This is a predicted structure of a 76-nucleotide RNA (transfer RNA) from Candidatus Brachythrix odensensis.
């Protein structure tokens, strides 16, 4: 330099071929317990990497850029 994949909640990941953004764990509170853990329930937590475009409507389609991983190549 070229190519592939990935970026969504604190972490790990979904989202049914464009139609109200979700789960598990973690956190907080509650139930239970003599207390705690475990278990169960509830609550909170999101600019879907950053811009632009298409569309009535974009996590999803198009495009530029950023970051990470991998592959190929160049110089030293």
């Nucleotide at each position: 330099a070229g190519g592939a994949c990935a970026g969504u909640a604190g972490c790990u990941c979904a989202a049914u071929u464009g139609g109200c953004a979700g789960a598990g764990c973690a956190a907080u509170c509650g139930u239970c317990u003599c207390c705690a853990a475990a278990a169960c329930g509830a609550u909170a937590g999101g600019c879907u990497g950053c811009g632009g475009g298409u569309u009535c409507a974009a996590u999803u389609c198009c495009u530029g850029c950023c970051u990470g991983u991998c592959c190929u190549g160049c110089c030293a």
Annotation
Its mean pLDDT, the model's own confidence on a scale to 100, is 82.